A computed fold for a 316-nucleotide part of an RNA from Phragmites australis, annotated as small-subunit ribosomal RNA, central domain. The source organism's lineage runs through Eukaryota, Tracheophyta, commelinids, Molininae and Phragmites.
[in-house]
Context: one part of a larger RNA
RNA sequence: UUGGGCGUAAAGAGUCUACAGAUGGCUUUUCAAGUCCGCCGUCAAAUCCCAAGCUGGAGUACGGAAGGGGCAGAGGGAAUUUCUGGUGGAGUGGUGAAAUGCAUUGAGAUCGAAAAGAACACCAACGACGAAAGCAUUCUGCUGGGCCAACAUUGACACUGAGAGAUUAAAGCUAGGGGAGCAAAUGGGAUUAGAGACCCCAGUAGUCCUAGCCGUAAAUGAUGGAUACUAGGUGGUAUGCGACUCGACCCGUGCAAUGCUAUAGCUAAUGCGUGAAGUAUCUUGCCUGGGGAGUACAUUUGCAAGAAUGAAACUC
Repeated sequence: UUGGGCGUAAAGAGUCUACAGAUGGCUUUUCAAGUCCGCCGUCAAAUCCCAAGCUGGAGUACGGAAGGGGCAGAGGGAAUUUCUGGUGGAGUGGUGAAAUGCAUUGAGAUCGAAAAGAACACCAACGACGAAAGCAUUCUGCUGGGCCAACAUUGACACUGAGAGAUUAAAGCUAGGGGAGCAAAUGGGAUUAGAGACCCCAGUAGUCCUAGCCGUAAAUGAUGGAUACUAGGUGGUAUGCGACUCGACCCGUGCAAUGCUAUAGCUAAUGCGUGAAGUAUCUUGCCUGGGGAGUACAUUUGCAAGAAUGAAACUC
């Protein structure tokens, strides 16, 4: 390289946008190259290209309903801790058992006043939304997307996407704030042969906010995206229609996303099974025995920590 593969054996990039590139709906017309053929005769259609048209793909407009989608601002109560005042008077706290700790300079308990920061019980669901990361107290302002219904409108405007760009939990970094609780490090008490741990008492970074950086996760559905087709059964969510006792239900049915089962088929098995891991097409990324190794060197990037790209010798 070919071939074969990528849920779990090696292998889907964390996610999205999109230039180049690859691929591309239906009808009619034109036709150089490519393609096909290479003895002759007969003699199609498709593809490609050009031009014109079409509406099914894809958009746009009108009308709706749902939603923890995003950003900003304002308000709220419970709890915790601290402080202050009253009552009260000996323990409290913690554990397998203890001790360190706190406490007559009045703790713990209980009842008032105050302050601060962080998180939003119940509702809550196998439930909603978002490209993913993620997103939940209430209200307001601005704003993105998807879905449904009905007819209008544009007329292939599509799909994928190397390089590139955007975004990306937690931890970490820089500067300035903030600091209630929790808590790496650290100190002490236990346990133990030892204990640098598990348990306990304290406790600093950090966790929070603002402005930047980092760019990684078991970033998981361990399953790239798009399109079409292929038995059923049964839930909840949003929405439309029919029927109805016209009020909500109940019943039947369509569409969208989301669950559980199950046939065919597939699979090494497990299992997947109309959101496929089935049947096909287009396109992109990736894999090629274990270790060495996601290491070395080099380059790019970063304040750093590191990240990205990424071998070989040798060995089994």